Lysine riboswitch aptamer from a sheep gut metagenome, 160 nucleotides, folded computationally. The prediction has a mean pLDDT of 80.
[in-house]
RNA sequence: AAGAGGCGCAAUUUUUAUUAGUAAAUAUUAGUUAUUCAGAUUAUUGCUAAUAAUUGAAAGGAAAAAUUGCCGAAAUUAAGUAUAUUAUCUGAAAUAUACUUAGUUGGGCUAAUACAAAAGAUGUAUUAGACUGUCACAAGGUAAAACUUGUGGAGUGCUU
Numbered sequence: 001a002a003g004a005g006g007c008g009c010a011a012u013u014u015u016u017a018u019u020a021g022u023a024a025a026u027a028u029u030a031g032u033u034a035u036u037c038a039g040a041u042u043a044u045u046g047c048u049a050a051u052a053a054u055u056g057a058a059a060g061g062a063a064a065a066a067u068u069g070c071c072g073a074a075a076u077u078a079a080g081u082a083u084a085u086u087a088u089c090u091g092a093a094a095u096a097u098a099c100u101u102a103g104u105u106g107g108g109c110u111a112a113u114a115c116a117a118a119a120g121a122u123g124u125a126u127u128a129g130a131c132u133g134u135c136a137c138a139a140g141g142u143a144a145a146a147c148u149u150g151u152g153g154a155g156u157g158c159u160u
Stems, first nucleotide, its partner, number of pairs: 001160003006071001008070009024055003027051006036092006074105013106132002109129008134153007
């Protein structure tokens, strides 16, 4: 430098179900200086809550198909930086995205637990189980191989 593992990894687009008869809007009534916390400010034509009726979503997550990029693909933990969100400002906190540094995981599957999520969908982490690829060692097998069994290691690996 080029390759391999296979329900292999990730992204984008389209469609579909769920989210949900939920949020929101309109009507009525009640309350009230609004929030995750603290301070300050402002809105009553505002904000919050409830009820009945009418209309009625979306995002994230998921499945299928197609396309693209790839084999630390990618995921995740901690710390830091930047941006955004929570009526406005300041401070804190939380969440999301991107980047940097250090670490963990060969790969997918199943189960349990925990967290996230509207969720018995699903995702992530840990633990356990068998399976699978790779290398090493031991034994069998062979003219030599291929191949079989067992044990063990890790991708900063393996093959050319």
Rfam family: Lysine riboswitch aptamer. About the family: Riboswitches are metabolite binding domains within certain messenger RNAs that serve as precision sensors for their corresponding targets.
RNAcentral holds the sequence, with entries from MGnify.